[in-house]
Context: one part of a larger RNA
Molecule: large-subunit ribosomal RNA, domain II
Organism: Candidatus Omnitrophota bacterium
RNA sequence: UCCGGCGAGUUAUUGUAUAUGGCAAGGUUAAGUGCUUAAGGCACGGAGCCGAAGGGAAACCGAGUUUUAAAAGAGCGCAUAGUCAUAUGCAACAGACCCGAAACCGGGUGACCUACCCAUGGACAGGUUGAAGCGGGAGUAAAAUCCUGUGGAGGACCGAACCACGUGGCCGUUGAAAAGGCCUGGGAUGAGCUGUGGGUGGCGGAGAAAUUCCAAUCGAACCCGGAGAUAGCUGGUUCUCCCCGAAAUAGCUUUAGGGCUAGCCUCAUAUAUAUCUGCCGGAGGUAAAGCACUGAAUGGGUGCGGGGCCUGACCGGGUUACCAAACCCUAUCAAACUCAGAAUGCCGGACAGAGUAAGUAUGGGAGUCAGACUGCGGGAGAUAAGUUUCGUAGUCGAAAGGGAAACAGCCCAGACCAUCAGCUAAGGUCCCAAAAUUACAGUUAAGUGGGAAAGGAUGUGGGUCUGCGGAGACAACUAGGAUGUUGGCUCAGAAGCAGCCACUCAUUGAAAGAGUGCGUAACAGCUCACUAGUCGAGUGGGCCUGCGCCGAAAAUGUCCGGGGCUAAACUGUAUACCGAAGCUGUGGUAUAUGCGGAGACGCAUAUAGGUAGGGGAGCAUGAUGCAAGGGCGAAGCACGACUGCAAGGACGUGUGGACGAAGCAUCAGAGAGAAUGCCGGA
Numbered sequence: 001u002c003c004g005g006c007g008a009g010u011u012a013u014u015g016u017a018u019a020u021g022g023c024a025a026g027g028u029u030a031a032g033u034g035c036u037u038a039a040g041g042c043a044c045g046g047a048g049c050c051g052a053a054g055g056g057a058a059a060c061c062g063a064g065u066u067u068u069a070a071a072a073g074a075g076c077g078c079a080u081a082g083u084c085a086u087a088u089g090c091a092a093c094a095g096a097c098c099c100g101a102a103a104c105c106g107g108g109u110g111a112c113c114u115a116c117c118c119a120u121g122g123a124c125a126g127g128u129u130g131a132a133g134c135g136g137g138a139g140u141a142a143a144a145u146c147c148u149g150u151g152g153a154g155g156a157c158c159g160a161a162c163c164a165c166g167u168g169g170c171c172g173u174u175g176a177a178a179a180g181g182c183c184u185g186g187g188a189u190g191a192g193c194u195g196u197g198g199g200u201g202g203c204g205g206a207g208a209a210a211u212u213c214c215a216a217u218c219g220a221a222c223c224c225g226g227a228g229a230u231a232g233c234u235g236g237u238u239c240u241c242c243c244c245g246a247a248a249u250a251g252c253u254u255u256a257g258g259g260c261u262a263g264c265c266u267c268a269u270a271u272a273u274a275u276c277u278g279c280c281g282g283a284g285g286u287a288a289a290g291c292a293c294u295g296a297a298u299g300g301g302u303g304c305g306g307g308g309c310c311u312g313a314c315c316g317g318g319u320u321a322c323c324a325a326a327c328c329c330u331a332u333c334a335a336a337c338u339c340a341g342a343a344u345g346c347c348g349g350a351c352a353g354a355g356u357a358a359g360u361a362u363g364g365g366a367g368u369c370a371g372a373c374u375g376c377g378g379g380a381g382a383u384a385a386g387u388u389u390c391g392u393a394g395u396c397g398a399a400a401g402g403g404a405a406a407c408a409g410c411c412c413a414g415a416c417c418a419u420c421a422g423c424u425a426a427g428g429u430c431c432c433a434a435a436a437u438u439a440c441a442g443u444u445a446a447g448u449g450g451g452a453a454a455g456g457a458u459g460u461g462g463g464u465c466u467g468c469g470g471a472g473a474c475a476a477c478u479a480g481g482a483u484g485u486u487g488g489c490u491c492a493g494a495a496g497c498a499g500c501c502a503c504u505c506a507u508u509g510a511a512a513g514a515g516u517g518c519g520u521a522a523c524a525g526c527u528c529a530c531u532a533g534u535c536g537a538g539u540g541g542g543c544c545u546g547c548g549c550c551g552a553a554a555a556u557g558u559c560c561g562g563g564g565c566u567a568a569a570c571u572g573u574a575u576a577c578c579g580a581a582g583c584u585g586u587g588g589u590a591u592a593u594g595c596g597g598a599g600a601c602g603c604a605u606a607u608a609g610g611u612a613g614g615g616g617a618g619c620a621u622g623a624u625g626c627a628a629g630g631g632c633g634a635a636g637c638a639c640g641a642c643u644g645c646a647a648g649g650a651c652g653u654g655u656g657g658a659c660g661a662a663g664c665a666u667c668a669g670a671g672a673g674a675a676u677g678c679c680g681g682a
Base pairs, nucleotide, nucleotide: 001682002681003680004679005678006677011094013092014091015090016089017088018087019086020085021084022083023082026050027049028048032044033043034042035041054061055060064076065075066074067073097236098235100233104226105225106224107223108222109221115200116199117198118197119196120195121194122193124190126158127157128156129154133150134149135148136147137146138145162187163186165185168183169182170181171180202218204214205213206212211220239618240617241616242615243614244613249262250261251260252259253258263368264367265365266364267363268362269361270360271359275354276353277352278351279349280348281347282346289338290337294334295333296332299329300328301327305323306322307320308319309318310317311316371396372395373394374393375392376391377390378389379388380387401412402411403410416588417587418586419585421584422583423582427578428577429576430563431562432561436575438574439573440572441571442570443569449565455550456549459547460546461545462544463543464542465541466540467539468538476534477533478532479531480530482507483506484505487501488500489499513528517526518525589608590607591606592605593604594603595602596601619671621668622667623666624665625664626663629659636655637654638653639652640651642649643648
């Protein structure tokens, strides 16, 4: 991992609702007793319970009663249906659908491991160092002290045995080993090692102290019991078909991943409305807007008050490109501003139309209380997030199909079944790949299309405004571009052109600046403005707008799915086609409603996606009762092209060798793929 078997809503009592049955103003027996059959019962038993009357705290009264001084009011009642049994749903109480703790408590078993202690024993090769003391000598007044010999101390030194010593490294890591092997290292006369016997017990012992050890177990050992502890948690929970079908919200909660009530689902019964549009009548303070209030805030005018300057012996006065209340004009801003004020939405209507049974009430049963994304309106955040939190709509959740290459939440569209028929939606129609290499008018040249901003640019299309122009423009070419004058000042120089000044003047002229740029040390020189000629028709500048360009650097290999495309890109118009489980055709099934029918059934219309969940109808298994059949072959097993919407059910053949259906009814240890399920096997 697979196969087979086992494996989870049960039982008792009580309550409640529904169904069925008995009796009914009544219903019913319990324990027990008697009888009977060999077991299935029958009879008795009225104690008790429920109901038939309620109201009041009660006395008490009573179809009424209580409140009250009293109801003329108000509360609860009265105008009858119950009860017993069975079945089913649910609840309560019990282990209560099954498995699962970490733990708690009680009684015992453990110190053959290990910790410490007690008693009694044992072992420690060899080598080194050389304390005290003592002898001798030196030395001293005597000592101290020094030298030498002797001596043999030490948690002394080196190093085997020994050590439950283990420093570093390598190997080992489903190991040779649930802690080892090899090399290396530490202690080795000591707080040392070790044999044997004994002691200390879990709310405890022991501990050179580490939550360390107490039998591979230790922040409280192990075994059995309380015990099926408890588990608001995780996992699992077994046949089929049919109808309907949620929620992830509110309030409260030592509550937040749990509950309770409501909301939303379902079933039964009763009843008759719900919803939409129009019209009519309402409440309101949002959007936009506005500045009348509250605040914010631009410029100007006027200006209380203050500051500066001047003046003044004091009082005070003058002045001011300073600050500035208030007022006026002007231009603005606001979720917690509003003089005003929508659209939607909301509420009501005895009206009209549409539309159907969606509505409402009571009762039985739930599930849901982690929601997700997208569009729109907001808050939080950074006008960040596949962020968070509300409102509103949709989808997913619980929804398959087609499109978006792939892609719960986007677009289209809601799958009863069959069909080698048709029409469409979104989206598409060159090939992959079904359908236009469709038509017409434009745009783009960037592979833009097929990723991006501020900003930048004689890209190119359209529109509009405007300057100049046959009295000749724009561009180019030819010629002129002068004189007072080198303007004045400055300066070494300053001559149009370093800088400063100016009433930047005047003359001649077709025109020519006291000079546009280059240039010189300064001049010179080149050039421009300006003018004439040549030429002969457009040429400049704005604004609005379509499509493009640059801006543009990232990690496996490239921002169309690919090929590839200059239309197979984009804009506009038009026609055709493709395209889904949508719609239609044909055939069939089921459900609901209506009609017909005695019924079986027929016809018509509508409906039939579905998780949690509610409701309905069935299949199969074992047992029991009634009870066929069976050695002329039962059950079981194998195979087969039969049959039912399904769970399933026949029949035939073979095998097998003794049991055992169908049907009807009753009862349940009644259905397996999942639980890191349990047992067995491969």